[in-house]
RNA sequence: UCGGCUUAGAGUUUGAUCCUGGCUCAGGACGAACGCUGGCGGCGCGCCUUACGCAUGCAAGUCGUACGACGGGCUUCGGCCCGGAGUGGCAGACGGCUGAGUAACGCGUAGGCAAUCUAUCCCACAGUGAGGGAUAACCCAUCGAAAGACGGGCUAAUACCCCAUUCGCUCCUGGGGUGAAACUCCUCAGGAGGAAAGCCGCAAGGCGCUGAGGGAGGGGCCUGCGUCCUAUCAGGUAGUUGGUGAGGUAACGGCUCACCAAGCCGGCGACGAGUAGCUGGUCUGAGAGGACGGCCAGCCAGACGGGGACUGAGACACGGCCCCGACUCCUACGGGAGGCAGCAGCGAGGAAUCUUGGGCAUGCCGCGUGAGUGAUGAAGGGUUUAGGAUCGUAAAGCUCUGUCAGUGGGGAAGAAACUAUUGUCCGAUAAUAUCAGGCAGUACUGACGGUAGCCACAAAGGAAGCACCGGCUAACUCCGUGCCAGCAGCCGCGGUAAUACGUAUGUGGCGAGCGUUGUUCGGAAUUAUUGGGCGUAAAGCGCGUGUAGGCGGUUGUUUAAGUCUGAUGUGAAAGCCCUGGGCUCAACCCAGGAAGUGCAUUGGAAACUGAGCAACUUGAGUACGGGAGAGGAAAGUGGAAUUCCGAGUGUAGGGGUGAAAUCCGUAGAUAUUCGGAGGAACACCAGUGGCGAAGGCGGCUUUCUGGACCGAUACUGACGCUGAGACGCGAAAGCGUGGGGAGCAAACAGGAUUAGAUACCCUGGUAGUCCACGCCGUAAACGAUGGGUACUAGAUGUCGCGGGUAUUGACCCCUGCGGUGUCGCAGCUAACGCAUUAAGUACCCCGCCUGGGGAGUACGGCCGCAAGGCUAAAACUCAAAGGAAUUGACGGGGGCCCGCACAAGCGGUGGAGCAUGUGGUUUAAUUCGACGCAACGCGAAGAACCUUACCUGGGCUUGACAUCCCGAUCGUACCUUAUGGAAACAUUUGGGUCAGCUUGGCCGAUCGGUGACAGGUGCUGCAUGGCUGUCGUCAGCUCGUGUCGUGAGAUGUUGGGUUAAGUCCCGCAACGAGCGCAACCCUUGUCCUUAGUUGCCAUCAUUAAGUUGGGCACUCUAGGGAGACUGCCGGUGUUAAACCGGAGGAAGGUGGGGAUGACGUCAAGUCCUCAUGGCCCUUAUGUCCAGGGCUACACACGUGCUACAAUGGCCGGUACAAAGGGACGCAAGGCCGCGAGGUGGAGCUAAUCCCAGAAAGCCGGUCCCAGUUCGGAUUGGAGUCUGCAACUCGACUCCAUGAAGGUGGAAUCGCUAGUAAUCGUGGAUCAGCAUGCCACGGUGAAUACGUUCCCGGGCCUUGUACACACCGCCCGUCACACCAUGAGAGUUGAUUGUACCAGAAGUUGUUGGGCUAACCCUUCGGGGAGGCAGGCACCUAAGGUAUGGUUGAUAAUUAGGGUGAAGUCGUAACAAGGUAACC
Repeated sequence: UCGGCUUAGAGUUUGAUCCUGGCUCAGGACGAACGCUGGCGGCGCGCCUUACGCAUGCAAGUCGUACGACGGGCUUCGGCCCGGAGUGGCAGACGGCUGAGUAACGCGUAGGCAAUCUAUCCCACAGUGAGGGAUAACCCAUCGAAAGACGGGCUAAUACCCCAUUCGCUCCUGGGGUGAAACUCCUCAGGAGGAAAGCCGCAAGGCGCUGAGGGAGGGGCCUGCGUCCUAUCAGGUAGUUGGUGAGGUAACGGCUCACCAAGCCGGCGACGAGUAGCUGGUCUGAGAGGACGGCCAGCCAGACGGGGACUGAGACACGGCCCCGACUCCUACGGGAGGCAGCAGCGAGGAAUCUUGGGCAUGCCGCGUGAGUGAUGAAGGGUUUAGGAUCGUAAAGCUCUGUCAGUGGGGAAGAAACUAUUGUCCGAUAAUAUCAGGCAGUACUGACGGUAGCCACAAAGGAAGCACCGGCUAACUCCGUGCCAGCAGCCGCGGUAAUACGUAUGUGGCGAGCGUUGUUCGGAAUUAUUGGGCGUAAAGCGCGUGUAGGCGGUUGUUUAAGUCUGAUGUGAAAGCCCUGGGCUCAACCCAGGAAGUGCAUUGGAAACUGAGCAACUUGAGUACGGGAGAGGAAAGUGGAAUUCCGAGUGUAGGGGUGAAAUCCGUAGAUAUUCGGAGGAACACCAGUGGCGAAGGCGGCUUUCUGGACCGAUACUGACGCUGAGACGCGAAAGCGUGGGGAGCAAACAGGAUUAGAUACCCUGGUAGUCCACGCCGUAAACGAUGGGUACUAGAUGUCGCGGGUAUUGACCCCUGCGGUGUCGCAGCUAACGCAUUAAGUACCCCGCCUGGGGAGUACGGCCGCAAGGCUAAAACUCAAAGGAAUUGACGGGGGCCCGCACAAGCGGUGGAGCAUGUGGUUUAAUUCGACGCAACGCGAAGAACCUUACCUGGGCUUGACAUCCCGAUCGUACCUUAUGGAAACAUUUGGGUCAGCUUGGCCGAUCGGUGACAGGUGCUGCAUGGCUGUCGUCAGCUCGUGUCGUGAGAUGUUGGGUUAAGUCCCGCAACGAGCGCAACCCUUGUCCUUAGUUGCCAUCAUUAAGUUGGGCACUCUAGGGAGACUGCCGGUGUUAAACCGGAGGAAGGUGGGGAUGACGUCAAGUCCUCAUGGCCCUUAUGUCCAGGGCUACACACGUGCUACAAUGGCCGGUACAAAGGGACGCAAGGCCGCGAGGUGGAGCUAAUCCCAGAAAGCCGGUCCCAGUUCGGAUUGGAGUCUGCAACUCGACUCCAUGAAGGUGGAAUCGCUAGUAAUCGUGGAUCAGCAUGCCACGGUGAAUACGUUCCCGGGCCUUGUACACACCGCCCGUCACACCAUGAGAGUUGAUUGUACCAGAAGUUGUUGGGCUAACCCUUCGGGGAGGCAGGCACCUAAGGUAUGGUUGAUAAUUAGGGUGAAGUCGUAACAAGGUAACC
């Protein structure tokens, strides 16, 4: 410089927020498995489990040019060819398999061997002479079932042996050289020792053999570094560590042995335990890392389990040997045989892994299942608001194509050599034979394979599934189901309208696959080197001293270990990456390159770190002088108070509490005075004052003693900081021994409280508290904040010391150092907050954390007398646990304020009788709804039938009612007769006969029929609309913009005043606005005006009478206006808002009353007013009818009426309203009746007439306190009225009867003025029925000090573990079920240590009355050397005995833990949680 690569998040804790933090998901991968499905081809891969056991076949043989027999064939008899047992040589140590063991020089990497070996192969050198004795095969014989064994005899060799000769080989001696170093390597000289094999060929020659040297490749050994988890493994080790000597090996070495010494390893983790073959690499990841080590390649290890050696160049040998063991097989029972972790295959195990040679989607890659056109948008499906929209150009139809599969045909490359042959050139040669070499050509050779690829044929024909569709996450509806069945990765769905279950239609996704499960990396910065934290979320050791270690001031110089830079070697191949190439492409394969961040060697640099040396003073320390201090230890000493004892005075109480009691006291207490005893603690001073490392330290004096601070000089010269282990100190309680003991006070006792009260309160009271000595070693041991150093605005207190100025002096003021507080900037923080005493900015060191619970627990270890402490898990379980802050709600938190909330009053309810509603009970039915306030004289402004929805019984089935269709009948409709019947209904008689017209049927009606449909007071008010109640006529509820906060949110709306009021004023990071408040509306109170009929009557006339004339002044009526606004005055107040007082006024501070009800709350009420989704019934849950019921009655409650009497009852007389209603009606006067009422009907469509007499009141009389002349229930009798009908079941009247009741327990309601109380009047509903409801007027009070308390509400603030919001949350025991775990008399495995016994095979050593061809000696008898066999010894596998360690399974019983929808007991915690909580 160029090119390439380059980091994603989401769901889930909350009402909401930010943070912490875990869980879960989306991605990739796989030697996979399972489910559903499956057309073709290419390339890979495939027992991960039992290194479990194996039938059968195959996997290592070859050489006749080493050898002798034997057999076969040919022969021209010369011989030639073939076969292969045996001897011999070479190879069976490679190739192939597996991963059990191994935590190791096993592997990886870099080196070393001056401590080493190497068959076959290559190069170069030398040699290959002369002999000998055996033996297998074969033959004979014996034993044995077999395997096999043994005896005798014959024979060959490249088998075996001896001799000769030799080098650069080996040994010994001497000299020189290389090198860092030499007995050892090289070299020279001398001495000694040690070899051999032949075969083929006519020959040449070839193949061999022997010695020695070199090479290549391959081993062996050694070393540095790297290589899992565990300290709940902390000490290990006797051949152990080293030396000397010897043995052994190819070779160094305790490798082995003898002797000597006592070492060696270990916190940089020895030893032990667990797990594991290692690597290149593979997967993932941005990377750093993490996980893995299957296929392929390198190394190691193993070959039924264990041990051993032999042979050989090489093995302690997978398809060799010996022994022990287990197992399997054969057997004639005497003995034998075997080892698939080679290739196939079998059994077993398992979720699972192949053929006794072509199978299996296990993965990657490629191809196909068709393409174009085609709208009546077909049929059909599913849906629907019934119109449509959708599957959908999808299909059909039409026009094409021909991959794959199928059939037929033709058909490769991969092959070049060797060899043969032809030609040619050159050389040898006499040669054109021949031979050797070069070049060119031809011929021959393919397992795969008739394969790949190619051509033709016919035909859309044979070829699509899987999971998903609530969010994460792409894709929605219908039906079924009804917390069931089921789903689910997390959150979570399902209890009648499920996009979440099960189908279906449809959509989105991938596609010969798709899903699920498992594992692993990622996301996870959730172990943080890159790249986290520790005040409150998990996390700073209780504090110090200090070892190792880590880190370390200034200057100079040297060095070059770290560091930086260059070079060299290596980093196998394959793989990854890049470039190019080959299969049509790709997967796959080939070639080249790059990379491989590493290690080693080497050259250089010298800033920094290290190391050495020399120096410095600022870090640190020492000396000197000062003052401060509850610093520590010991001894002594003082007064006040409590208690006790003695004495005096004194008398009935004291004490204690919310109130009491236990208790003390007439035997004299308490109180008071004096004296004495004893123990403990030190009032005031006293202070976010002081000292100490922390715990902690408080009268005074003395002694001993530690540390810090200030000042000024001098000295040492980095001596420093931190600190794993270690050691020390360490409140209270507790423990041991001995003292002491006044007060206080666990335990305990008693008294209270209480449902209980093993508590809180009270009366007592023992350990203990105190002292001495010794333990314990923990605390919310807290600043919840480790230590050190440096830096980074300030302000203001206070303590100690100093300086300056000034002063007589003390202050004050300025200033330095050290400590201790408060506030505050920057910065930091999730926020709260911290802020020169940091939680800021940096560095150094230590400790600690990694979701909640289980658990600071179990087991183990250490400590302790014990109590217990320190260290410290797992199974299992949950999806959270948590921090800070926000908005609410709540509090037996606080402040302010309001309301008939309390208080002050008046009258009631609760007691009685009755009325009425409700519950309950009853019933065939007693229809339904309403349930704290806010259901209960409520729906219902009126149940005898009707109403009526309920019950019994009798009927109807297109229906009582609506629309449509068909047929018939008829003119209507409607009225009416009769019969049966309880009626409905059925049958039937008569009357009536048309309104409109285009004269034809419209139209209308009835009957019959069919189906669409009607109908339902059936269910769901928790599917809904509408309406309503309630908080509450309370003063609140919000928005826009701005600002603040990461955010939820806050601000505004808080604050100071004020108001009935978020009413208004002032202030203010807010400025404005909306819904509410108020006002506007109605009514009432005053006046004016207009208008006077049915109203009124002052004046005039008239009457019995506003009756009439007259009048419209007044009253009144009903239209319009005026009036009241804190407008005026004074005072108070921030000059404001406003409040207080006053004037005027009919009315005064909203004049009184009404209508009017913010955002919202209560899943409040209503499906039975109405409307309405869904569900349900359809000869019934619809509809009609009769009768019954809703009116029942042991009881309980609510709301009322009437009373209990003299402020009264009764009798008589007499006065004054308002507001209403009245033609299906109100009804006067008159007459009848005691009366209800009857009769009769004037008047009235109503300011005219009527209901209609108002009553209390007033006047007069009577009663005289009694169950009454109170009270009227109940009952008997007689009636009236309404109505089809008063039996169940109406109201009223009269006569008679005359119950309870003498002012009402606990409790509770209403009311603040024309109100309460009291008195009557009217109306709606209604045929009749009112103590209820609605309205009207008459008479007409009392009281409010005040806001402590009760209830409700508003605002601010505070706490909170509540948010379904205190009717909240929540703890522990007990009971039951299940789960995992600990302990447990033990039982039973695995593994390992130690001691001993015993000891196969085998090596080595040793042994002698065994045996023995080669060589030596020989006297020829034999002897020696050597060998074989036997014995013995050491070592040693399996085995045995004894005793330990570790670890697993299991166990009566036992302990705690976890989980479970509604169990039991209490109420511990969260609010002051009702005794503040906690350690």

Background:
A computed fold for a 1479-nucleotide RNA from an uncultured prokaryote, annotated as small-subunit ribosomal RNA. It matches the Rfam family "Bacterial small subunit ribosomal RNA". Rfam links the family to the GO terms structural constituent of ribosome and ribosome.